[in-house]
RNA sequence: GCUGUUAUAGCUCAGUAGGCAGAGCACAUCCUUGGUAAGGAUGAGGUCGCGCGUUCGAAUCGCGCUAACAGCU
Numbered sequence: 001g002c003u004g005u006u007a008u009a010g011c012u013c014a015g016u017a018g019g020c021a022g023a024g025c026a027c028a029u030c031c032u033u034g035g036u037a038a039g040g041a042u043g044a045g046g047u048c049g050c051g052c053g054u055u056c057g058a059a060u061c062g063c064g065c066u067a068a069c070a071g072c073u
Stems, first nucleotide, its partner, number of pairs: 001072007010025004019056001027043005049065005
């Protein structure tokens, strides 16, 4: 220098022929309990790595950039 994969909640990850962003764990409040454990209910938490573009509409498609990993030279 070239190619590929990955980037989504605090953590681990789902989410495709474009149509309201999710799960588990963790966290907060409440219930239960002798109880700071276990169990149950409710809730908060995201400009989907960054920018531009296509589109009525983009996590999803195109281009560029950044970072990590792998390969080639």
Model confidence (mean pLDDT): 81 of 100. Transfer RNA from a Bacillota bacterium, 73 nucleotides, folded computationally. The source organism's lineage runs through Bacteria, Bacillati and Bacillota. Rfam family: tRNA. Gene Ontology term of the family: triplet codon-amino acid adaptor activity. By type it is a transfer RNA.